Record summary:
The RNA shown here (small-subunit ribosomal RNA) has 1487 nucleotides and comes from a metagenome. It matches the Rfam family "Bacterial small subunit ribosomal RNA". Gene Ontology terms of the family: structural constituent of ribosome and ribosome. Its mean pLDDT, the model's own confidence on a scale to 100, is 85.
[in-house]
RNA sequence: AGAGUUUGAUCAUGGCUCAGAUUGAACGCUGGCGGCAUGCUUAACACAUGCAAGUCGAACGGUAACAUUAUUAAAAGCUUGCUUUUAAUAGAUGACGAGUGGCGGACGGGUGAGUAACGCGUAGGAAUCUGCCCUAAAGCGGGGGAUAACCUAGGGAAACUUAGGCUAAUACCGCAUAAUCUCUACGGAGCAAAGGUCAUGGUUUACCAUGGUCACUUUAGGAUGAGCCUGCGUUGGAUUAGUUUGUUGUUAGGGUAAAAGCCUAACAAGACUAAGAUCCAUAGCUGUUCUGAGAGGAAGAUCAGCCACACUGGGACUGAGACACGGCCCAGACUCCUACGGGAGGCAGCAGUGGGGAAUAUUGGACAAUGGGCGCAAGCCUGAUCCAGCAAUGCCGCGUGUGUGAAGAAGGCCUGAGGGUUGUAAAGCACUUUUAAGAUGGAAGAAGUUGCCGUAAGGUAAUUGACGUUACAUCUAGAAAAAGCACCGGCUAACUCUGUGCCAGCAGCCGCGGUAAUACAGAGGGUGCAAGCGUUAAUCGGAAUAAUUGGGCGUAAAGGGUGCGUAGGUGGUUACUUAUGUCUUAUGUGAAAGUCAACGGCUCAACCAUUGAAUGCCAUGAGAAACUGGGUAACUAGAGUACUGUAGAGGGUAGUGGAAUUUCUGGUGUAGCGGUGAAAUGCGUAGAUAUCAGAAGGAACAUCAGUGGCGAAGGCGACUACCUGGACAGAUACUGACACUGAGGCACGAAAGCGUGGGUAGCGAACAGGAUUAGAUACCCUGGUAGUCCACGCUGUAAACGAUGAGUAUUAGCUGUUAAUAUCGAGAGAUAAUAGUGGCGCAGCAAACGCGUUAAAUACUCCGCCUGGGGAGUACGGCCGCAAGGUUAAAACUCAAAGGAAUUGACGGGGGCCCGCACAAGCGGUGGAGCAUGUGGUUUAAUUCGAUGCAACGCGAAGAACCUUACCUACCCUUGACAUGCUAGGAAGUCUAAAGAGAUUUAGAUGUGCCUUCGGGGACCUAGACACAGGUGCUGCAUGGCUGUCGUCAGCUCGUGUCGUGAGAUGCUGGGUUAAGUCCCGUAACGAGCGCAACCCCUAUACUUAGUUGCUAGCAUUUAUGCGCACUCUAAGUAGACUGCCGGUGCUAAACCGGAGGAAGGUGGGGACGACGUCAAGUCAUCAUGGCCCUUAUGGGUAGGGCUACACACGUGCUACAAUGGCAAGUACAAACAGAAGCGAAGCAGCAAUGUGGAGCAAAUCUGAGAAAGCUUGUCGUAGUCCGGAUUGGAGUCUGAAACUCGACUCCAUGAAGUUGGAAUCGCUAGUAAUCGCGAAUCAGAAUGUCGCGGUGAAUACGUUCCCGGGCCUUGUACACACCGCCCGUCACACCAUGGGAGUGGGCCGUACCAGAAGUAGGUAGAUUAACCGCAAGGAGAUCGCUUACCACGGUAUGGUUCAUGACUGGGGUGAAGUCGUAACAAGGUA
Repeated sequence: AGAGUUUGAUCAUGGCUCAGAUUGAACGCUGGCGGCAUGCUUAACACAUGCAAGUCGAACGGUAACAUUAUUAAAAGCUUGCUUUUAAUAGAUGACGAGUGGCGGACGGGUGAGUAACGCGUAGGAAUCUGCCCUAAAGCGGGGGAUAACCUAGGGAAACUUAGGCUAAUACCGCAUAAUCUCUACGGAGCAAAGGUCAUGGUUUACCAUGGUCACUUUAGGAUGAGCCUGCGUUGGAUUAGUUUGUUGUUAGGGUAAAAGCCUAACAAGACUAAGAUCCAUAGCUGUUCUGAGAGGAAGAUCAGCCACACUGGGACUGAGACACGGCCCAGACUCCUACGGGAGGCAGCAGUGGGGAAUAUUGGACAAUGGGCGCAAGCCUGAUCCAGCAAUGCCGCGUGUGUGAAGAAGGCCUGAGGGUUGUAAAGCACUUUUAAGAUGGAAGAAGUUGCCGUAAGGUAAUUGACGUUACAUCUAGAAAAAGCACCGGCUAACUCUGUGCCAGCAGCCGCGGUAAUACAGAGGGUGCAAGCGUUAAUCGGAAUAAUUGGGCGUAAAGGGUGCGUAGGUGGUUACUUAUGUCUUAUGUGAAAGUCAACGGCUCAACCAUUGAAUGCCAUGAGAAACUGGGUAACUAGAGUACUGUAGAGGGUAGUGGAAUUUCUGGUGUAGCGGUGAAAUGCGUAGAUAUCAGAAGGAACAUCAGUGGCGAAGGCGACUACCUGGACAGAUACUGACACUGAGGCACGAAAGCGUGGGUAGCGAACAGGAUUAGAUACCCUGGUAGUCCACGCUGUAAACGAUGAGUAUUAGCUGUUAAUAUCGAGAGAUAAUAGUGGCGCAGCAAACGCGUUAAAUACUCCGCCUGGGGAGUACGGCCGCAAGGUUAAAACUCAAAGGAAUUGACGGGGGCCCGCACAAGCGGUGGAGCAUGUGGUUUAAUUCGAUGCAACGCGAAGAACCUUACCUACCCUUGACAUGCUAGGAAGUCUAAAGAGAUUUAGAUGUGCCUUCGGGGACCUAGACACAGGUGCUGCAUGGCUGUCGUCAGCUCGUGUCGUGAGAUGCUGGGUUAAGUCCCGUAACGAGCGCAACCCCUAUACUUAGUUGCUAGCAUUUAUGCGCACUCUAAGUAGACUGCCGGUGCUAAACCGGAGGAAGGUGGGGACGACGUCAAGUCAUCAUGGCCCUUAUGGGUAGGGCUACACACGUGCUACAAUGGCAAGUACAAACAGAAGCGAAGCAGCAAUGUGGAGCAAAUCUGAGAAAGCUUGUCGUAGUCCGGAUUGGAGUCUGAAACUCGACUCCAUGAAGUUGGAAUCGCUAGUAAUCGCGAAUCAGAAUGUCGCGGUGAAUACGUUCCCGGGCCUUGUACACACCGCCCGUCACACCAUGGGAGUGGGCCGUACCAGAAGUAGGUAGAUUAACCGCAAGGAGAUCGCUUACCACGGUAUGGUUCAUGACUGGGGUGAAGUCGUAACAAGGUA
């Protein structure tokens, strides 16, 4: 620091996801040791048991227990006056239960429910208190009356309690004293106390004195702690906008430690709030912690500070301090005890239990240390604390060995079978011993305390350790006891095999899995981390994805429809002043811990310690004065006013006008009009349409008219008058910053719509009819109501758009236009500057498109708005509206995209140009018939398999009776019909017989070969065992090869350069031209490659050469031979054609048109030749081949059958339907090809197929071999025929073991359909179509098929509108599997969340009222009463009771709000294969 994911690819936008760090964690697998930390995040749920706050006898009366001592008594023992035991007595001593009293239980410990608050943080403040502690001053005199304990008597189950009696104090109360205290009218008045103990001395019990010490009282000050007030900061919601009556203030009184409506009364009517009051929701706050470069964001465990709470609610008491966790009273819920009357309790202390939960520990030790309470002290108490236990929960450290060791062992895995890898890894050899185990030793944490000595300082002795079987050190033995987890498709380091087969499963995102899965599962190997590793959850980061640092708004989400204007924000020039912001400096503070730095201590580290630095919108001083703000004084450049002009569909009101449509009246006139793609509905003989004249009425204003004008926008268009707003120009004068923007607010605001009343010619939602259509609730047509128009009122929205907020300033130009000005000019006009309105364009900007002085550039000011898509501009709530509806505006849920610009393709019922037997023009067919052949379907035991739009269907098959043959049935074989290897035997082979359908089986006979180094070898056959053979079994979607097709279409690419952020573009586009990306010109391109063309073959002409088997003109003769090779022909070579020449057109080009010459002319004709690629096109059954499958069978053999079936459908053909013909007779002319298990002549036989025959020929020699149409003559005469030949009967021939299923041919006989073929459709442009015959391959036989050959030999093409296919350019696109694309809505089904809903249930809050425990305060007629006063009566005062006020719980009524639930219902979302249509994307077929 980035990466993955939208696309065919690209850039940008934008979300989602990942890599990092972290945690009080949990879960899974695994687990050696130690150190240091941490450990109920959930139910502030309920709690059994134990402990967590006591202490002081040096305050007191005392003596229940214990001990000591003393005394007495008894008993026992015996050393007979001692010991022991028991009992009693004595507070005498040590001590001490309970009690009085003092101090402490307000600290320490826990928790985070409540709290949005002066609660917390920070900085300040004044009107306060403060036990114990410190300093200072002063004092501590003298009295009194009670009361618990205790005793007695009661009540009660208990808790507890009542009455009477005795008693003490540092308990309580007077008196005295009294100020630097309090009050004050300034004269004065008032206020306190407690003693205990130690030593010494005296008295010799009590007691007193002196000294010490601890207490006590008053006052002042301090320290510490606490209370109160204030500035600033401190979560979300406006779908919470108004709140408040003690509320805000004043006065008086009360009250408190203290200011204050803190409380009360009277008076006033204020106070808070858009800088967010009130209300709702959520939350303890902070130091800090995590993260981050930082700014920030998130958190608030442990540790520390503050606050709040202590079962829930209320209340006070005591006290220095509490409204009190382990105190009290009351109410409530819950639990427990009970004798049913009544009582007891509060773990959010430490352990622990139940429960909840994914989840969090021991009912441990000790007060040794630190600290706290009490005490003079010893000491006691202390679940604070220090330790230990449990837990890999985290951080840190250590170990699980080290060296050597190649036969690269075995085993595993892979393999191309060679090897590779695991791997120096192991074993082996040599070492070491940290840790763990055992043994021995062994700290520090200890300071103090007490005794003694000493005046003191101090000395000396004794003693105090939970941890602890401690840390640590040394020794002993032995590699011994110690490695896992996750991952390995990309992101992201790490790859193979097997299994599985869209299954099982994985997955953070993209996505893997449908038979070769590096993505599932296992294994081998590897990578990463390591006593841990992964997963899940959570936070920050990445995310500049809320943007202060640091984003945006023309088209991606986003400028308010427009203006006026309030608050607010911002604001021109000069001078002086001030000091708010700002800056400098000083002081204070910012607790400690933490973070950071340095140094130090544990062996290191974690951890700990010391010192320093750092930490703020903080406070208070001092200073500066540029900028900002405030003040004062001025200025004129911003803004405005006055004056003179200018243009204009600017607005409002009233009036006027002509053209046109329609209707009405009248005339003329007659059969149609109207409408459409075509029609029909409609109108018309009752007279329409048409035409003429007249009249009525409403609405709109042609031409002018213009990216012209005006207006803030919406918008504004005949003419005239009146009223009225704004803009611009000019020149002068005046005001003197008066300005800009503008949340709320107010006004305006198209069309449609609504209300009331008018009006209604035309047009025209709804509606009706007619068409169209599968349907047509549409598009088209005929009608037609609201509406459109006017007046008044509402609505308040639009793609209200420049999809571009307003204002100011700056920044190249060119060109058009509107308005007016100035200068020049006689004029036309030119020039300059201003205000508008357009086009192009530099810089710059921008993702690109584009914008570009009218900015989307550069800056500033202010406002509005955006933050993934869908859900949704929807629901609920509020506001507005008569309604329709508008405005404000979510969430659950769901997806990994949605969207922008541009690119390349493809496509379009887009456009342009061009081509093709593509259409057209023609000729002949197919589709109808019969037959042949192939296919589908059906049938079958089997009808083997494949090919399926063009590009399957006379196709694989150039030829199924057996064979072929792959299929079926039956019968057989199992190392096999075939290959290689081993062993044994035998040559091989041949013949005969029997059984059988045959394969096969059995028996018999015959035969001994070749080479040899004599060992044997090599073929071949038989048998045996195992490796293996074999498979037309599957996968053409695992493949090679081959082939089809677009298409013989003219295209497909590359290098360098250039342009573009890029995909890409350019080149290859353009102007011409061509069959052609053929060539030329132009050109940011210049070149090149594969294609085109040419080179090759055949053919058309000529020449040269050659002359057998060919030729035969001529010559010769033995008339079938020779000479000859001229000609034909044959087959080698060569020539020829290149737009070369001429004219025209064209750009002087390429080229085209015409011509000449020529056998041939513009590619002469034909063939071979098929670019990059497309179709997962075809073929595993030609062949080859990966994988899978079968192995006495899916292999092999044999026989028979089937592939030839037959209601039917289709393709391709043949023959016909006849007279341009049939038949009969005669007669003429080819080319190419084949031939030895072959072609087969002549001759003879047969009506014929054919037989016989066997000459010749391995072929320019012989044979097939007679060409046919044609020509000549005759006949038939338009008919189911002398057409047509199917079908059937009979008789034969040939091939072949064999023609039944199932061959071809011949003869005789028979003589179907068919009289030119519906819709539709095919081929062909010249030696072509049409027509005629000939040959060949395959082949024993079997062509109407296929492939060749020649004969005869046409018609037509105006042309490119249309159909089909193709090429180039361009355009649109929501397509890219590419239009056989994409995609919308209803309905049906399943699931999910959500709104409404008669209601129902709960929580919270408000208002009104009732009620009123405990308590406090006030009152008091009742009762009681020790201290003081008083001689007494009595008083003061107090307590109880009663009562008033306040008030918790509770109750009634009524509202608000929120949550849950609800028959039914609304839409929404999601879901491989449902239904109906086809709305959108192309002109998407009605933009």